RNAcentral holds the full RNA, with entries from SILVA. The part of an RNA shown here (large-subunit ribosomal RNA, domain IV) has 363 nucleotides and comes from Neoactinobaculum massilliense. The source organism's lineage runs through Bacteria, Bacillati, Actinomycetes, Actinomycetales and Neoactinobaculum.

Context: one part of a larger RNA
RNA sequence: UCAUGAUUAAGGAACUCGGCAAAAUGCCCCCGUAACUUCGGGAGAAGGGGGACCUGAGACUUGGCAUGCCCCGUGCGGGUAUGUGGGGUUGAGGGUCGCAGAGUCUAGGGAGAAGCGACUGUUUAUCAAAAACACAGGUCCGUGCGAAGCUGUAAGGCGAUGUAUACGGACUGACGCCUGCCCGGUGCUGGAAGGUUAAGCAGACUGGUGAGCACUCCUUGUGGGUGUGAGGCUGGGAAGUUAAGCCCCAGUAAACGGCGGUGGUAACUAUAACCAUCCUAAGGUAGCGAAAUUCCUUGUCGGGUAAGUUCCGACCUGCACGAAUGGCGUAACGACUUCUCCACUGUCUCGAUCAUGAACUCG
Numbered sequence: 001u002c003a004u005g006a007u008u009a010a011g012g013a014a015c016u017c018g019g020c021a022a023a024a025u026g027c028c029c030c031c032g033u034a035a036c037u038u039c040g041g042g043a044g045a046a047g048g049g050g051g052a053c054c055u056g057a058g059a060c061u062u063g064g065c066a067u068g069c070c071c072c073g074u075g076c077g078g079g080u081a082u083g084u085g086g087g088g089u090u091g092a093g094g095g096u097c098g099c100a101g102a103g104u105c106u107a108g109g110g111a112g113a114a115g116c117g118a119c120u121g122u123u124u125a126u127c128a129a130a131a132a133c134a135c136a137g138g139u140c141c142g143u144g145c146g147a148a149g150c151u152g153u154a155a156g157g158c159g160a161u162g163u164a165u166a167c168g169g170a171c172u173g174a175c176g177c178c179u180g181c182c183c184g185g186u187g188c189u190g191g192a193a194g195g196u197u198a199a200g201c202a203g204a205c206u207g208g209u210g211a212g213c214a215c216u217c218c219u220u221g222u223g224g225g226u227g228u229g230a231g232g233c234u235g236g237g238a239a240g241u242u243a244a245g246c247c248c249c250a251g252u253a254a255a256c257g258g259c260g261g262u263g264g265u266a267a268c269u270a271u272a273a274c275c276a277u278c279c280u281a282a283g284g285u286a287g288c289g290a291a292a293u294u295c296c297u298u299g300u301c302g303g304g305u306a307a308g309u310u311c312c313g314a315c316c317u318g319c320a321c322g323a324a325u326g327g328c329g330u331a332a333c334g335a336c337u338u339c340u341c342c343a344c345u346g347u348c349u350c351g352a353u354c355a356u357g358a359a360c361u362c363g
Stems, first nucleotide, its partner, number of pairs: 001358008010349002014347001019344001027051005036041001038174001052096004058090005064084008072075001097101001109342007116334002121133002137172007149158003175329004180259003185256002187252005194247003200241002205236005212228006218221001260278005287321001288318001299315005
């Protein structure tokens, strides 16, 4: 000096990002217990009192024995009354000892307010346990059974030895009150008149090859050249015919998603219920709001403090909340996050001392 443990005057969070760590609380019995509430809870709420040992009135309880009476299924029977005595629990009161009696160990700190998530659960084996995931509940979509879906080349298998109160998929996430407007875009579903549209079918027309025929040349040959050109083979190919899809027409938002601007106006001022105008598929309803969302911003006002960028309650000017990418509340719950108070303390003012171990220095 460090580590672990212990104590500490006065103060008591002044420490610090933050009461981190430590301290305090702790068991049993009795009394008593608020807001709120889904009436179950909250609750061990909170807050008080008692606790050792000896004695012990009384109360409760459980067996035994003796005697009397009654009953019958006459038994080592049952019931009842009186007496006697044992065990257990509790226990007023009295007494004894200590500073201290749940004497050690073991063994909840509590309260108020807010956010988020309903809850118990699950998760990043090895830096994250959470507000993330899941969840019961809700809604939508698909699926009529050889189901849809998944898997496999297939046979087959799961689904399911199930059958729409079932199974699969998607979103939301208890409960309460609710869930507004937009189908123009994208998606999905339905429609089939018209437009477009492939291979295929079709084959007008046309190219090549080319026997034969005609003409021509001479070096007269099984010769060369030019033209025409049947049938076959072969190349190209228009019209016509033809599906889904797309275009098109509808529906659908608890499908993906979206949910305006400008100018003016009231008899103080300010503001604008009101008016005008442009654009849109429609212009954000209820509720909430400087919020886990607010840039400006430490917004403004109020509360709490002597003093509060955090916190709580309001306001609304919502840069850029908003309704199952759910909105707003909500009892209970949480090793969650934030603020405050009580208790408590070496966290601190501000250090000190002791024990054990280690390092280091000296010998």